RNA sequence: AUUAUGGGAGUGCAAAACAGGAACUUUUCAAGAGAAUUAAGAAAUGCUUUAUUUGAAUCCAAAAAGUGGGGCUGGGAGCGGCAAACGGGUUAGUAACACGUAGGUACAUACCCCAUUCACGGGGAUAACCAUCUGAAAAGGUGGCUAAUACCCGAUAGUAUGACACACUUUUAGUGAUGUCAUUAAAGGUGUAUCUUAUGGUAUGCCGGAAUGGGAAUGGCCUGCGGCCUAUCAGCUAGAAGGUGGGGUAAUGGCUCACCUUGGCUAUGACGGGUAGGAGGACUGAGAGGUUGUUCUCCAACAAGGGCACUGAGACACGGGCCCUACUCCUACGGGAGGCAGCAGUCGAGAAUUUUGGACAAUGGGCGAAAGCCUGAUCCAGCGACGCCGCGUGCGGGAUGAAGCUCUGCGGAGUGUAAACCGCUUUUUCCACUGAAAAAGCAUCUACCUUUUAGUAGAUGUUGAUGGUAAGUGGAGAAUAAAGGGUUGCUAACUACGUGCCAGCAGCCGCGGUAAUACGUAGACCCUAAGCGUUAUCCGGAUUUACUGGGCGUAAAGCGGGUGUAGGAGGUUCGGUAAGUCUGAGGUUAAAGCCCCUGGCCCAACCAGGGAAAUGCCUCGGAAACUACCGAACUAGAGGGAGCCAGAGGCUUUUAGAACGCACGGUGUAGGGGUGAAAUCCGUUGAUAUCGUGCGGAAUACCAAAGGCGAAGGCAAAUAGCUGGGGCUCUCCUGACUCUGAGACCCGAAAGCCUGGGGAGCGAACGGGAUUAGAUACCCCGGUAGUCCAGGCCCUAAACGAUGUCUGCUUGCUGUCUAGAGUAUCGACCCUCUGGGUGGCGUAGCUAACGCGUUAAGCAGACCGCCUGGGGAGUACGACCGCAAGGUUAAAACUCAAAGGAAUAGACGGGGACUCGCACAAGCGGUGGAGCAUGAGGCUUAAUUCGUCAAUAACCGAAGAACCUCACCAGGGCUUGACACUCCAAUGAAACCUUACCGAAAGGUGAGGCUUCCUUCAAGGACAUUGGAGCAGGUGCUGCAUGGCUGUCGUCAGCUCGUGCCUUGAGGUGUUCUCUUAAGUGAGGUAACGAGCGCAACCCCUACUGCAUGUUAUAUGUGUCAUGCGGAACUGCCUCAAUUUUUGGGGAGGAAGGUGGGGAUGACGCCAAGUCAGCAUGGCCCUCUGAUGCCCUGGGCUGCACUCAUGCUACAAUGGCUACUAUAAAGAGCUGCUAAGCCGUAAGGCGGAGCGAAUCUCUUAAAAGUAGUCUCAGUUCGGAUUGAGGGCUGCAAUUCGCCCUCAUGAAGCCGGAAUCGCUAGUAAUCGCGAAUCAGCUAUGUCGCGGUGAAUACGUUCUCGAGUCCUGUACUCACCGCCCGUCACAUCAGGAGAGCCGGGAGGGUUCGAAGUUCCUGUUUAAGGACCUAGAAUCAGCUCGGUGAUCAGGAUGAAGUCGUAACAAGGCACGGGUAGGGGAACCUGUCCGUG
Repeated sequence: AUUAUGGGAGUGCAAAACAGGAACUUUUCAAGAGAAUUAAGAAAUGCUUUAUUUGAAUCCAAAAAGUGGGGCUGGGAGCGGCAAACGGGUUAGUAACACGUAGGUACAUACCCCAUUCACGGGGAUAACCAUCUGAAAAGGUGGCUAAUACCCGAUAGUAUGACACACUUUUAGUGAUGUCAUUAAAGGUGUAUCUUAUGGUAUGCCGGAAUGGGAAUGGCCUGCGGCCUAUCAGCUAGAAGGUGGGGUAAUGGCUCACCUUGGCUAUGACGGGUAGGAGGACUGAGAGGUUGUUCUCCAACAAGGGCACUGAGACACGGGCCCUACUCCUACGGGAGGCAGCAGUCGAGAAUUUUGGACAAUGGGCGAAAGCCUGAUCCAGCGACGCCGCGUGCGGGAUGAAGCUCUGCGGAGUGUAAACCGCUUUUUCCACUGAAAAAGCAUCUACCUUUUAGUAGAUGUUGAUGGUAAGUGGAGAAUAAAGGGUUGCUAACUACGUGCCAGCAGCCGCGGUAAUACGUAGACCCUAAGCGUUAUCCGGAUUUACUGGGCGUAAAGCGGGUGUAGGAGGUUCGGUAAGUCUGAGGUUAAAGCCCCUGGCCCAACCAGGGAAAUGCCUCGGAAACUACCGAACUAGAGGGAGCCAGAGGCUUUUAGAACGCACGGUGUAGGGGUGAAAUCCGUUGAUAUCGUGCGGAAUACCAAAGGCGAAGGCAAAUAGCUGGGGCUCUCCUGACUCUGAGACCCGAAAGCCUGGGGAGCGAACGGGAUUAGAUACCCCGGUAGUCCAGGCCCUAAACGAUGUCUGCUUGCUGUCUAGAGUAUCGACCCUCUGGGUGGCGUAGCUAACGCGUUAAGCAGACCGCCUGGGGAGUACGACCGCAAGGUUAAAACUCAAAGGAAUAGACGGGGACUCGCACAAGCGGUGGAGCAUGAGGCUUAAUUCGUCAAUAACCGAAGAACCUCACCAGGGCUUGACACUCCAAUGAAACCUUACCGAAAGGUGAGGCUUCCUUCAAGGACAUUGGAGCAGGUGCUGCAUGGCUGUCGUCAGCUCGUGCCUUGAGGUGUUCUCUUAAGUGAGGUAACGAGCGCAACCCCUACUGCAUGUUAUAUGUGUCAUGCGGAACUGCCUCAAUUUUUGGGGAGGAAGGUGGGGAUGACGCCAAGUCAGCAUGGCCCUCUGAUGCCCUGGGCUGCACUCAUGCUACAAUGGCUACUAUAAAGAGCUGCUAAGCCGUAAGGCGGAGCGAAUCUCUUAAAAGUAGUCUCAGUUCGGAUUGAGGGCUGCAAUUCGCCCUCAUGAAGCCGGAAUCGCUAGUAAUCGCGAAUCAGCUAUGUCGCGGUGAAUACGUUCUCGAGUCCUGUACUCACCGCCCGUCACAUCAGGAGAGCCGGGAGGGUUCGAAGUUCCUGUUUAAGGACCUAGAAUCAGCUCGGUGAUCAGGAUGAAGUCGUAACAAGGCACGGGUAGGGGAACCUGUCCGUG
């Protein structure tokens, strides 16, 4: 942005779009018509003040102290009046007429206002004061004097009040001009005038006084409605509900008392418990709502905790009184005093909250006639960034970019125009000067008006705490002024270093185990800014309690089912009423606040004025559609009637057959039974088997089905009886009688319980046998409760369609049960249609998906029930029910960041299907036993250097360890170095050659010889030594930082992409299916069509052949030899099979036949596989301290109780030995291969021809063959081991080489469990060569040829692999996940003998003050009722604590098993019962999840 519209969700977009609109500007329109303000400058007139100077005139000039009287002023006490009930504080209590709102009246009212009337005559005291006494004090007593607007008495009295009488009326009552009785005064104070000798009188003004009526304002009382939680509080109530009468009050009233009645309240929540001052309003939100009650305003309540009255107009009284209690203080111990929840202040508690300030100048209040006095109300100031608002900390210029710091790829980059520097400004700051408004009043005077006051106007004087403050003017000078948080994502902002699962961070996910943008520091950056962060709390987002506005098949959620009460909802038509509803008007909804418009402080915050609003309540009027109510009617809902119909619907009775067990009898003989295999068990006292007879209990085969009935649970042989419900047809009757249904009541599988029967089979428990590591199981042999019947309980299940009941509407197809109609027929069946049930598939629609889909999970309506993250927990406590088991109702603490649903891709399965492989099978030969070789482990050692460890380590790195190699060990040496580059300084030759001494050598110390290039003779270049600076060096670490290379699955056939299509999406399709192939090879089909990496082919060797060439072979031709280039094989041809096609079997030809054989070639990926020691390489580490570097000598890698792996040689006659004889291929060679010949038994030596090789040499191939011998034995087999003597290489052969000769002659007679290789020129067997290399440990490795087999039925099994389907609680992917006991630690809750404390009442006893009453000289005193309180008793309730007990939760690496997830290896689960270390096992019924 999008829907007519608000918020959310969805969808689209990500700045180019859109929205918002404070301020400013512009344009247009409308209103406004009169004012205000004002700069510089100019002019006119008048006045005031100050300063300075000068001069003149005039006025004043004694004071103090004391005594008495009077006056005045000030202070103190008392009598009297008024106020003290306001103002100020606080929120403990209160769930209530306390508050809010709207009404009402049986009432009262000092001060104020209005009106009318009155104010006459008397009296006695008392305080102060004086005297005196008591007491520590507080305070009090006695005697005496005195006044009043103090107190008392009498008179007067109407339009007052009450009673009685009378009259009238609208007669439970009210009114009245009537009569009787009772109730009042301050004759005071004061001013002026006047009179009077004086006291005093008179007149008048002001302030007061009394009575009555009215007003204003305030209060008392009553009522409707409204606003908290809890049902784990369901019944409460005795002045209680009402009446009559008396009392009381200002007044109504059970307010109180006597009597009478027995009522009153409650599921629309009484009573009880918890919490709480209420409202205007405040915060938040789009709104509806949610939370809240600070400041300000209204009301209420309270005043240390309680009770009580007095005074008064008003109180049961914050700064009054009495009493009790708690606490504090004083005391002479006898007694007394006190109440900050007023303003300051102190202490305490706490995360935390201010000055013992100024003033009554203003506003307001009290008193007063007034001046005035009082006022911690109030106005001001102080402290606090606690909040809101405004302002500043400078502005402009300034680099080829200073320094510092950080990073770096070493070039540079960043901080950064930032700074410095230059110019400017002065808000703020500082200094100086001027300096408010807030002032109205009050006093005096004047004028106007007026009868007088009052009022209005003016003049003069005077009043400011704040405050010398705000503001103004001048001056100085960038001067006085920036921090906090953050930088992984959410969320704007990143690098370096340090650290190394440590230290630490963290709102959530999470970060940290050596390269941390997440910790700490630094730099840089981001956000906000005199603030910034954290914490706590509330609302929002949260449609996450859903009124607006949610859900319940599987995610949490439909009661197990029904009948019905209250309640809720309700068919069609007409008439009436007006409660709901709609509408108009009036009243009210305080002010403040919110909103809008104006105005005042420079602006703003703030303040002022006006308006709107205040969704509510009340009153009056109107409308009548809808709901409701009243009346009248109807038949479509519902019910009834008539006629039919189906059925395991229920209860009771009787009967039947099969099977089974037992008993008896017959036949018959050695076994039977049981299992994976066995055993326990039965049987010679005769089983099993078989035949006959009898008895017993339980269950009812076939029919039988997606079938039927019932509300559900559930119901099955047959017969009879009793009985409930349903359906169809007719459309006859009633006339809304209906639907749902909290409580309530009834039914309710199996198991279980009680009583009594019954008991065949089966069968928890139990016993035995097996299996097993164990087996409290699965399997087997037995077997008790139980299963069955009758009666009574229990009341739960996966009681499921996991889907509440009722009604209406919305395309269809196809089964089946049942009823009816039509058509047809002789009739039945068939066919068509209409109802009522019950299934399958599917349209629209719905759904997160799966799926549902006229039997809805669709579209609507009515009512009920239920849900709100997982665990704790369907548990604890309480209550109700039960004989018990247990059931129903039903929390919290604590803990986790998930738990869960549906679907997807994988992986896995002791799941299924198909296919392949020397995978098995069929064969041949081995290994495992012996000796030896080699390697590995272990052990040992100064060192036995290092790496590699299932397959994928172990003759591997190593195609060659005596020194070297060498990395290890011991010892001795060197330190710019054994090696590279650059620079500086000094020396001058150095190198090289010869040589002396020490030494094991390295190394060290010396001697001699020899001498460079260019030269302008200074120097310079090259070289060497020494010293120095950078640096070298490292087989040191990290293969889990890496490159490269390699192994493995596997030469297995797979792995993917583009576009399209399907799905909300993950993803799928393609790649699945059928046939075929070695192959995702090919074909067919197909919402897919194509493509890529792999397969195959292209490359090399080999087998056949043509051509060309010819150094060697050869005398030459020539060649089966060599080299090079070609050809040839393609299911091409024939036949058969199946055909849609590919393809397969066989055959011919051919050197070769179906990829001819072999090699190279290794897809996407897996294993953090291997390698830093082959090489390269990031980071770290060692190196001015002498090495982890370098050199040297010697040693070690070869060490030997043992174990393993890979091989060699054998065990012999298919053989050994001797002699003779035949035939290869492929390689290598100059520090080399080395011939002929000679010497030696031999190894080898001498010798030196030839050859850089198709020419020469290594080089005689061996097995085979021919002949002889041995004759089955530890041998003429076998060769280990050992002795002696030699040879070769090499400075060197002792540790530690190879070879030869002679002698010696070990084990071993074919190898347990197990296991390896191989499918044809293969296995087996025979020798030859090469690399490395001085020599060799080679029996190894890599190549070469010779001789040359056997077997494959087949895919059940083992292992591995591929494709598809399926299940899953796995995804680190079964080497997975995961359950419970036990042990240890921590935490919260429960139970617990008890113990302690709080709260609300009750009973009994005692009972202050005080009101009222009684006695009393009406004084004192005493008494009665009530009562605060105290003591005590038995309970209730809420907490704390408690040895111990049981369960729960949590806790990187504990123990035991393996219950679940796959057929999880016994399918799992629910209810119930028993058993068991534990998960669990078993019985019985049920579910499929």